[in-house]
Context: one part of a larger RNA
RNA sequence: CGUUCCAGGCUUGAUGGGUUUUCUUCCUAGUACGAGAGGAUUGGAAGGGACGCACCCCUGGUGAUCCAGUUGGAGCGCUAGCUCCAUAGCUGGGUAGCUACGUGCGGCAGGAAUAACCGCUGAAAGCAUCUAAGCGGGAAGUCCCCCCAGAGAUAAGGCCUGGUUGCGAAAGCGUGAGACCCCUGGAAGACCACCAGGUUGAUAGGCCGCGUGUGUAAGGGCUGAGAGGCCUUCAGCAGAGCGGUACUAACGGUCAAAAG
Numbered sequence: 001c002g003u004u005c006c007a008g009g010c011u012u013g014a015u016g017g018g019u020u021u022u023c024u025u026c027c028u029a030g031u032a033c034g035a036g037a038g039g040a041u042u043g044g045a046a047g048g049g050a051c052g053c054a055c056c057c058c059u060g061g062u063g064a065u066c067c068a069g070u071u072g073g074a075g076c077g078c079u080a081g082c083u084c085c086a087u088a089g090c091u092g093g094g095u096a097g098c099u100a101c102g103u104g105c106g107g108c109a110g111g112a113a114u115a116a117c118c119g120c121u122g123a124a125a126g127c128a129u130c131u132a133a134g135c136g137g138g139a140a141g142u143c144c145c146c147c148c149a150g151a152g153a154u155a156a157g158g159c160c161u162g163g164u165u166g167c168g169a170a171a172g173c174g175u176g177a178g179a180c181c182c183c184u185g186g187a188a189g190a191c192c193a194c195c196a197g198g199u200u201g202a203u204a205g206g207c208c209g210c211g212u213g214u215g216u217a218a219g220g221g222c223u224g225a226g227a228g229g230c231c232u233u234c235a236g237c238a239g240a241g242c243g244g245u246a247c248u249a250a251c252g253g254u255c256a257a258a259a260g
Base pairs, nucleotide, nucleotide: 001152005163006162007161008160009159010158011157015149016148017147018146021049022048023047024046025045026044027043033038051106052105053104054103055102059100060099061098062097066093067092068091069090070089071086072085073084074083075082076081110144111143112142117137118136119135120134166173167172178255179254180253181252182198183197184196185195186194203249204248205247206245207244208243209242210241212238213237214236219232220231221230222229223228
């Protein structure tokens, strides 16, 4: 820009893509077959491998500064307590998120037309013949079924809901469903887009509570020669998690539609 007024949603499915994998064990059955050794067709059931999709409840990983311990040095006058530097100084743990080594699910079943091939009926050619007319069976393959995208499918589809059609010859002005810029953000994201919100508000931050992590802070008291121990104290501290609460920030603008 188009889709023949402007919008907000929900869809149909032309078409395109994906998947459609493989093994073992058990029963049928130590049966058929075979002198024996060995050992099925068929039908049924179960468990795996790899692959794919999704997820983080569990098990783990990571988690760059969440907590703790600790070495050397420096600083805050000293002690105590802290802060900084040393690969994040080193070490032990670890929330959210992201993840696999973790968990769940998938390839199933069914239908249609067929290939080789197997047939029925059957002439040409009194026989025979699956074929010439006609009719069946038949594959991990084809099409459908299943999953994903999908109306620029220009043949541009459908449904629901909302709105304009006032003035004017026109340009334009106005109304206004709605949309955008902008702003607060996000399990969305390179940008854009998408999604949640913008005071008629819980969108983010702060604060409060809870969860979770670390593991019992500082100060004080008691005790010990001291290192230290015990009590106050399952304390103190804390990033992302869950909820609550307008304290802070969501200010301010623009565009926007026919005819009967």

Model confidence (mean pLDDT): 88 of 100. The part of an RNA shown here (large-subunit ribosomal RNA, domain VI) has 260 nucleotides and comes from a Planctomycetota bacterium. It matches the Rfam family "Bacterial large subunit ribosomal RNA". Rfam links the family to the GO terms structural constituent of ribosome and ribosome. Lineage of the source: Bacteria > Pseudomonadati > Planctomycetota. The RNAcentral record of the full RNA draws on ENA.